Predicted 3D model of a 72-nucleotide RNA (transfer RNA) from Hoplobatrachus rugulosus.
Taxonomically the source falls in Hoplobatrachus (Eukaryota, Euteleostomi, Sarcopterygii, Dipnotetrapodomorpha).
The sequence is in RNAcentral, with records from ENA.
Its Rfam family is "tRNA". The family's RNA type in Rfam is transfer RNA. Rfam links the family to the GO term triplet codon-amino acid adaptor activity.
RNA sequence: AGAAACUUAGGAUAGUAUAAAGUCCAAGGGCCUUCAAAGCCCUCAGCAGGAGUUCAAAUCUCCUAGUUUCUG
Numbered sequence: 001a002g003a004a005a006c007u008u009a010g011g012a013u014a015g016u017a018u019a020a021a022g023u024c025c026a027a028g029g030g031c032c033u034u035c036a037a038a039g040c041c042c043u044c045a046g047c048a049g050g051a052g053u054u055c056a057a058a059u060c061u062c063c064u065a066g067u068u069u070c071u072g
Stems, first nucleotide, its partner, number of pairs: 001071007010025004027043005048064005
């Protein structure tokens, strides 16, 4: 320099257009317990940024940023 893939909560990960942004761990609160652990219930917290297409976008297109890989 060229090419490709990826970016969703504090961490990991699913969702590839019409219902709903979910799951696990972590954090906080409660129940239980003599106390704790375990278990159960609840809460907190998210689509990298911008623009476009569409009745409808995490999902499709373009630009920017970042990460990783390949070629030289």